[in-house]
RNA sequence: GCCGCGGCAGCUCAGCCUGGUUAGAGCGCCGGCCUGUGGAGCCGGUGGCCCCGGGUUCAAAUCCCGGCCGCGGCC
Repeated sequence: GCCGCGGCAGCUCAGCCUGGUUAGAGCGCCGGCCUGUGGAGCCGGUGGCCCCGGGUUCAAAUCCCGGCCGCGGCC
């Protein structure tokens, strides 16, 4: 330099192919119940303008273009 995959919550990821309720799950964190205390369990709460910029569209996390970063491959 070229090719492929990826970037979404504090962490690990789904959703993107096929655009359309309000963007979800688990873990974590906070509070409560329980317990002599803690843990486990149960209940409630807490979270992201989806890497950045632009385009298409009535409507974009999702499609298109450019850029940045990470991983792998080729040279």
RNAcentral holds the sequence, with entries from Rfam.
Predicted 3D model of a 75-nucleotide RNA (transfer RNA) from Methanopyrus kandleri AV19.
Model confidence (mean pLDDT): 81 of 100.
Taxonomically the source falls in Methanopyrus kandleri (Archaea, Methanopyri, Methanopyraceae, Methanopyrus).
It matches the Rfam family "tRNA". Its family is annotated with triplet codon-amino acid adaptor activity in the Gene Ontology. By type it is a transfer RNA.